[in-house]
RNA sequence: GGGCCAUUAGCUCAGGCGGUUAGAGCACGGUCCUGAUAAGACCGGGGUCCCUGGUUCGAGUCCAGGAUGGCCCA
Numbered sequence: 001g002g003g004c005c006a007u008u009a010g011c012u013c014a015g016g017c018g019g020u021u022a023g024a025g026c027a028c029g030g031u032c033c034u035g036a037u038a039a040g041a042c043c044g045g046g047g048u049c050c051c052u053g054g055u056u057c058g059a060g061u062c063c064a065g066g067a068u069g070g071c072c073c074a
Stems, first nucleotide, its partner, number of pairs: 001073007010026004019057001028044005050066005
């Protein structure tokens, strides 16, 4: 220098052919349960979907550029 992949909640990750409400597990908070814990049950909070533009009636999803990390080639 070139190519490819990843980036979504605090962490690890899903997200169909673009369709209007963005999710799971763990973690966190509350309640229940218990003599008290752990475990368990129920409820809840938590999001710049990496950034900037573009396409579209509509973008987490498509396109361009950029950023960060990783892999490969030279």
The RNA shown here (transfer RNA) has 74 nucleotides and comes from a Chloroflexota bacterium. Its Rfam family is "tRNA". About the family: Transfer RNA (tRNA) molecules are approximately 80 nucleotides in length. The organism belongs to Chloroflexota, within Bacteria.